[in-house]
RNA sequence: AAAGGAAUGAUGCCGAAUUCCCUUAUCGGGAAACGGGGGAACCACAAACGGGUGAAUUGGUCUCGAAAGCAAGGGACCAUAGGGAUCCUUCAACCGAACCCUCAGCUAACCUCGUAGGCACGGAAGGAGUUUCG
Numbered sequence: 001a002a003a004g005g006a007a008u009g010a011u012g013c014c015g016a017a018u019u020c021c022c023u024u025a026u027c028g029g030g031a032a033a034c035g036g037g038g039g040a041a042c043c044a045c046a047a048a049c050g051g052g053u054g055a056a057u058u059g060g061u062c063u064c065g066a067a068a069g070c071a072a073g074g075g076a077c078c079a080u081a082g083g084g085a086u087c088c089u090u091c092a093a094c095c096g097a098a099c100c101c102u103c104a105g106c107u108a109a110c111c112u113c114g115u116a117g118g119c120a121c122g123g124a125a126g127g128a129g130u131u132u133c134g
Base pairs, nucleotide, nucleotide: 011120012119013118014117018032019031020030021029022028033115034114035113036112037111038110043105050101051100052099053098058079059078060077061076062075063074064073082095083094086128087127088126089125090124091123
């Protein structure tokens, strides 16, 4: 010096998860905005066999379960519906989780809940746009 690490700020991204006000300013309270759930008639379903948020579904092989055979379920690997920086197509890489609730179809009025967490120069070709500057 570079790489790497930490903190702060800016910018951008995934996501509903942002902004503002009050306060006894420690605790806390409220509004707007965005998002979720419950909840009639009609309709739907004929049932039941659980349901919800989310892109995160659906399989195959091996293995545990298992003392012989088998099951639910678990683990590993491989694939896959699907997913993400203006949009479309193609290619490439990556993700393809986690959690919650117990009997809930849709659903106006109404009721109710959340406003977290995480990440980073965010690939390439072609086309279509928008904005800004000159």
A computed fold for a 134-nucleotide RNA from Paenibacillus contaminans, annotated as c-di-AMP riboswitch aptamer (ydaO/yuaA leader).
RNAcentral holds the sequence, with entries from Rfam.
Its mean pLDDT, the model's own confidence on a scale to 100, is 76.